[in-house]
RNA sequence: GGGUUUAUAGCUCAGUGGUAGAGCAAGCGCCUGCAGAGCGCUAGGUCCCGCGUUCGAACCGCGGUGGGCCCU
Numbered sequence: 001g002g003g004u005u006u007a008u009a010g011c012u013c014a015g016u017g018g019u020a021g022a023g024c025a026a027g028c029g030c031c032u033g034c035a036g037a038g039c040g041c042u043a044g045g046u047c048c049c050g051c052g053u054u055c056g057a058a059c060c061g062c063g064g065u066g067g068g069c070c071c072u
C1' cells in the first nucleotide's frame, strides 16, 4: 500500500429500517443473629466521528479514525 472484519451501558455482548436491551458489576430493599447466597427494584449509553439516503437510521450508502486478520 491492497483486501477483509470490528467499534452499542463500567465489563462481556444482543439488537440487520419504527420507543436502545440482557448478563455481570454498582446502588437500594427483602431475607439473615451478622454476612454470603437467593429474590425484587433502581440508576447507567451523543449506539467511534462526519456527510448522505429515508416520513423515520445503531441498522442502508460514502468518507474518516482506532482495533483484529490475510496479502504485499
Stems, first nucleotide, its partner, number of pairs: 001071007010024004018055001026042005048064005
Model confidence (mean pLDDT): 83 of 100. Predicted 3D model of a 72-nucleotide RNA (transfer RNA) from Tetradesmus obliquus. RNAcentral records the identical sequence in 2 taxa. Its Rfam family is "tRNA". The family's RNA type in Rfam is transfer RNA.